[in-house]
Context: one part of a larger RNA
RNA sequence: UGACGGGGGCUCACACAAGCGGUGGAGCCUGUGGCUCAAUUCGAAGCAACGCGAAGAACCUUAUCCAGGGUUUGACAUGCACGGAUUAGGUCGGUGAAAGCCGGCUGACACUCUUUGAGUGGAACGUGCACAGGUGCUGCAUGGCUGUCGUCAGCUCGUGCUGUGAAGUGUCGGGUUAAGUCCCUUAACGAGCGAAACCCCUAUCGUUAGUUACCAUCGGGUAAAGCCGGGUACUCUAGCGAGACUGCCGGUGUCAAACCGGAGGAAGGUGGGGAUGACGUCAAGUCCUCAUGGCCUUUAUGCCCUGGGCUGCACACGUGCUACAAUGGCGCGUACAAAGCGAAGCGAUACGGCAACGUGGAGCAAAUCGCAAAAAGCGCGCCCCAGUUCGGAUCGGGGCCUGCAACCCGACCCCGUGAAGUUGGAAUCGCUAGUAAUCGCGGAUCAGCUACGCCGCGGUGAAUACGUUCCUGAGCCUUGUACA
Numbered sequence: 001u002g003a004c005g006g007g008g009g010c011u012c013a014c015a016c017a018a019g020c021g022g023u024g025g026a027g028c029c030u031g032u033g034g035c036u037c038a039a040u041u042c043g044a045a046g047c048a049a050c051g052c053g054a055a056g057a058a059c060c061u062u063a064u065c066c067a068g069g070g071u072u073u074g075a076c077a078u079g080c081a082c083g084g085a086u087u088a089g090g091u092c093g094g095u096g097a098a099a100g101c102c103g104g105c106u107g108a109c110a111c112u113c114u115u116u117g118a119g120u121g122g123a124a125c126g127u128g129c130a131c132a133g134g135u136g137c138u139g140c141a142u143g144g145c146u147g148u149c150g151u152c153a154g155c156u157c158g159u160g161c162u163g164u165g166a167a168g169u170g171u172c173g174g175g176u177u178a179a180g181u182c183c184c185u186u187a188a189c190g191a192g193c194g195a196a197a198c199c200c201c202u203a204u205c206g207u208u209a210g211u212u213a214c215c216a217u218c219g220g221g222u223a224a225a226g227c228c229g230g231g232u233a234c235u236c237u238a239g240c241g242a243g244a245c246u247g248c249c250g251g252u253g254u255c256a257a258a259c260c261g262g263a264g265g266a267a268g269g270u271g272g273g274g275a276u277g278a279c280g281u282c283a284a285g286u287c288c289u290c291a292u293g294g295c296c297u298u299u300a301u302g303c304c305c306u307g308g309g310c311u312g313c314a315c316a317c318g319u320g321c322u323a324c325a326a327u328g329g330c331g332c333g334u335a336c337a338a339a340g341c342g343a344a345g346c347g348a349u350a351c352g353g354c355a356a357c358g359u360g361g362a363g364c365a366a367a368u369c370g371c372a373a374a375a376a377g378c379g380c381g382c383c384c385c386a387g388u389u390c391g392g393a394u395c396g397g398g399g400c401c402u403g404c405a406a407c408c409c410g411a412c413c414c415c416g417u418g419a420a421g422u423u424g425g426a427a428u429c430g431c432u433a434g435u436a437a438u439c440g441c442g443g444a445u446c447a448g449c450u451a452c453g454c455c456g457c458g459g460u461g462a463a464u465a466c467g468u469u470c471c472u473g474a475g476c477c478u479u480g481u482a483c484a
Base pairs, nucleotide, nucleotide: 001484002483003481004480005479007478008477009476010475011474012473013472015468016467019431020430021429022428023427026322027321028320030318031317032316033315034313035312042053043052065308066307067306068305069304070303071302074131078130079129080128081127082126083125089106090105091104092103093102094101095100109121110120111119112118113117133297134296136295137294138293142291143290144286145285146284147282149280154193155192156191157190158189159188160169161168162167173184174183175182199274200273201272202271204242205241206240207239208238209237210236213232218229219228220227245268248262249261250260251259252258324424328383329382330381331380332379333378334377340371341370342369345364346363350359351358352357390421395416396415397414398413399412401410437460438459439458440457441456442455443454
């Protein structure tokens, strides 16, 4: 100087408390351990691995993970030498599961020369060589990127001063803040990286612009509808601008910083949300994104292919979904979103089918058309507390779609079957407001989909916080130490 303490003081945080909903029990989905297996590819490992890499494992992907078949200048790059016009492309045959191997026919491009034709050249092909290749090893050789402490308020420097020195001071103290934020004091005076601000979204208003919106106003028109003429008022869209700064008033305070209350205001005291992550820590993670040192391999640890596996199941754990019902289930009717996506695409009206879906194709590169129905809600009716009109696992049968192909191993529909489950032990998680809870909608990946995952969007919309003794983590000051 640090680190540590079942030392002290001060202060924070959904850390506890207060409150709401869960997990832990059930069934299923998914990841992991274990077991099994010819193989169940690899990585991730307390928090910070476990719906993680995987924003799409039937083949492909896919990784020699396994069995088998094949190949050796190679699936890919560059260079050299030689060969010759055979090859590339097209087509046919044999063999084969395919990859591949063998054989027949046809036969490209540019330039030069006089046409038939000949010659030359590069690519390409063949042979040979140099090399390619490796998701092989080492993340404890590395770059880059990332997680975490933590959006915590800290981490440092120059000069000066103090100390033999390591170092200290500044950065301490008093107040204040979300903040090393600001003020005051002060052997310190300044400065940098962080905090804040600058950036984006959102809440109010103005303005500009009107193929979205509007009977607001005028006219036409319909069973109805901005449907049409017409118009930019309103809504909206998207560009510019205004607005919030403790600016104003009162009080407290050290004449300060600031705090409390109030006015005005759409909004206050960082308005709400996002992006943004200091010096560093964990030899944290990644050599399977990529890059890269070293090592290893090179008729194989490379490459191609067929099939299988990654989906295996006595078990154990994690993240979830659906429930156990009446604030509910079912049937009929009827409202109101936002954000997105669409041409190898979205696909309307109509027709067939109980349905999945099919036939068909209007319109739309989309504020214009489509996906599209939002759902919870509201109205009416049935159920009457029961393992039920709860719950939907499992299994049987029939079908539909994608795709070369749904046996291993896809989703969806219909009929039948109807399991466990009556609110969950010890324990444990999330959340402080448009939040939790609850309801649906969209997107990426994608032929299809095991999505209940992930990332977004809006609808409905709470309860509670006395407080900081305790649990957990963190910051500052201080103290002890036989630790570094």
Predicted 3D model of a 484-nucleotide part of an RNA (small-subunit ribosomal RNA, 3' major domain) from a metagenome. The prediction has a mean pLDDT of 81. RNAcentral holds the full RNA, with entries from SILVA. Its Rfam family is "Bacterial small subunit ribosomal RNA". Gene Ontology terms of the family: ribosome and structural constituent of ribosome.